The prediction has a mean pLDDT of 76.
The RNA shown here (Bacterial RNase P class A) has 375 nucleotides and comes from Kocuria sp.
Taxonomically the source falls in Kocuria (Bacteria, Bacillati, Actinomycetes, Micrococcaceae).
It is recorded under the gene name rnpB.
It matches the Rfam family "Bacterial RNase P class A". It is annotated as a ribozyme.
[in-house]
RNA sequence: CAGGCGGGCCGGGUGACCGCGCGGCGCACCGAAAGGCGCGUCUCGAGGAAAGUCCGGGCUCCGCAGAGCUGGAUGGUGGGUAACGCCCACUCGGGGAAACCCGCAGGAAAGUGCCACAGAAAAUAAACCGCCCGCCACGCGCGGGUCAGGGUGAAAAGGUGGUGUAAGAGACCACCAGCGUGCCGGGUGACCGGUGCGGCUCGGUAAACCCCAUCCGGAGCAAGGCCAUGCAGGGUGCGUUCGAGGGCUGCUCGUCCAAGUGCCCGGGUAGGCUGCUUGAGCCGCGCGGCAACGCGCGGCCUAGAUGGAUGGUCACCACCGCGGUUCGGGUAACCGGCCGCGGCACAGAACCCGGCUCAUAGGCCCGCCUGUCCC
Numbered sequence: 001c002a003g004g005c006g007g008g009c010c011g012g013g014u015g016a017c018c019g020c021g022c023g024g025c026g027c028a029c030c031g032a033a034a035g036g037c038g039c040g041u042c043u044c045g046a047g048g049a050a051a052g053u054c055c056g057g058g059c060u061c062c063g064c065a066g067a068g069c070u071g072g073a074u075g076g077u078g079g080g081u082a083a084c085g086c087c088c089a090c091u092c093g094g095g096g097a098a099a100c101c102c103g104c105a106g107g108a109a110a111g112u113g114c115c116a117c118a119g120a121a122a123a124u125a126a127a128c129c130g131c132c133c134g135c136c137a138c139g140c141g142c143g144g145g146u147c148a149g150g151g152u153g154a155a156a157a158g159g160u161g162g163u164g165u166a167a168g169a170g171a172c173c174a175c176c177a178g179c180g181u182g183c184c185g186g187g188u189g190a191c192c193g194g195u196g197c198g199g200c201u202c203g204g205u206a207a208a209c210c211c212c213a214u215c216c217g218g219a220g221c222a223a224g225g226c227c228a229u230g231c232a233g234g235g236u237g238c239g240u241u242c243g244a245g246g247g248c249u250g251c252u253c254g255u256c257c258a259a260g261u262g263c264c265c266g267g268g269u270a271g272g273c274u275g276c277u278u279g280a281g282c283c284g285c286g287c288g289g290c291a292a293c294g295c296g297c298g299g300c301c302u303a304g305a306u307g308g309a310u311g312g313u314c315a316c317c318a319c320c321g322c323g324g325u326u327c328g329g330g331u332a333a334c335c336g337g338c339c340g341c342g343g344c345a346c347a348g349a350a351c352c353c354g355g356c357u358c359a360u361a362g363g364c365c366c367g368c369c370u371g372u373c374c375c
Base pairs, nucleotide, nucleotide: 001371002370003369004368005367006366007365008364009363010362012317013316014315015314016313017312018311020045021044023042024041025040026039027038029036030035047346051357052356054355055354056353057352058351059220060219061218062217066253067252068251069250071216072215073214074213075212076090077089078088079087080086091105092103093102094101095100106211107210111209112208113205114204115203128150129149130146131145132144133143134142135141158176159175160174161173162172163171177201178200179198180197181196182195183194184193185192186191224274225273226272227271233265234264235263236262237261238260245257246256247255248254281300282299283298284297285296286295287294288293319343320342321341322340323339324338325337327336328335329334
């Protein structure tokens, strides 16, 4: 210098004017008061994702004798955390020359199902061609043996060499590969290394049912609490120890409460306050840990709207693109200066947090790998 890999961060700035929302203060008006309303002034006023609402929690209400069944989620190991399907480290498998990246990563040797087309055969195997043996009405024949060879397929029941045989075959032998199993060593563990034994050679699929292990009550701020406004009743079914209906919040058993209750028609209203933002909070430093993260000390207060505020205009600057240029550098390509025009993303709180995922103009920084050249 070129190509690549990984990570972190920013998300326009300044000023003027106008405008909006919460809150503090002052003044005026209304009201008996609580308070309401208006004006002025001051502070504060969206995001890295506020988004999708996909996971996990806090908080709130309901529920919680007992037993069984069903359902859902997760899935290597160890750790982190309030918790997680998240994060970190490691193991195994795959990709890359490397930095590094990817993995829905338990079980197919418990059972069941499925495996298109092609093919003889798609899984307690199987004989289409070929090979071998026998028979014979000698034909494109019949019967038997045989997956070593051919052919089909994504996939055809280990590989190479030999023994053996009519021809063959783990039928047998040696080595190799895999699987199972015993022992030794290392590791908290997943697992790794070594060694012995067994011809055991068993197809794939669990994002098919299923099995194993672990976890899981329901509903959500329209939760919930306080205050307040309005109304008119009628019909019908079931039922009061012959038990309607309801609770045990998926279902069943079981159990408890129980005199009312289900449906239809009709009638009626006005909203306000609270919950509400101080929180698993943010920033800095130190310590422990490979890390995620934890602990300690110090500092800071940072939106709370409810038809829903957080905006608009102008000027200058910054950034990007295009065009021009009697300017500067350079042999040139080109670079810089100046001028003009245009552009500047994705998006936007609504009870609050931790994650994941998706969107995002433009820009900055750090570390690492490979190659070429020079010293």